Predicted 3D model of a 72-nucleotide RNA (transfer RNA) from Candidatus Yonathbacteria bacterium CG17_big_fil_post_rev_8_21_14_2_50_43_9.
RNA sequence: GCCCUCGUCGUUCAAUGGAUAGGAUAUGGGUUUGCGGUACCCACGAUGCAGGUUCGAUUCCUGCCGAGGGCA
Numbered sequence: 001g002c003c004c005u006c007g008u009c010g011u012u013c014a015a016u017g018g019a020u021a022g023g024a025u026a027u028g029g030g031u032u033u034g035c036g037g038u039a040c041c042c043a044c045g046a047u048g049c050a051g052g053u054u055c056g057a058u059u060c061c062u063g064c065c066g067a068g069g070g071c072a
Stems, first nucleotide, its partner, number of pairs: 001071007010025004018055001027043005048064005
C1' cells in the first nucleotide's frame, strides 16, 4: 500500500429494511434473613462519527475513526 471481518447498555451476546432496539450479567432499590450470601420482584442503561438511498435504516451505500486478520 491492497483486501476481508467487526464496532450495539459498565461487560458479554441478539435483532439482516417496518415494533417500545431484546436477553444474560453487573449496578441501585425492595421482599426474604439475627447479619452476609442465595432466591424472587422492580428500576436503570446502548446502535462509533458524518453524509446518502428509502415512506421507513441497527440492517443497504460512501467517507472518516477505531479493533482484528490476510497478501505484498
Rfam family: tRNA. Rfam describes the family as follows. Transfer RNA (tRNA) molecules are approximately 80 nucleotides in length. The family's RNA type in Rfam is transfer RNA. The prediction has a mean pLDDT of 82.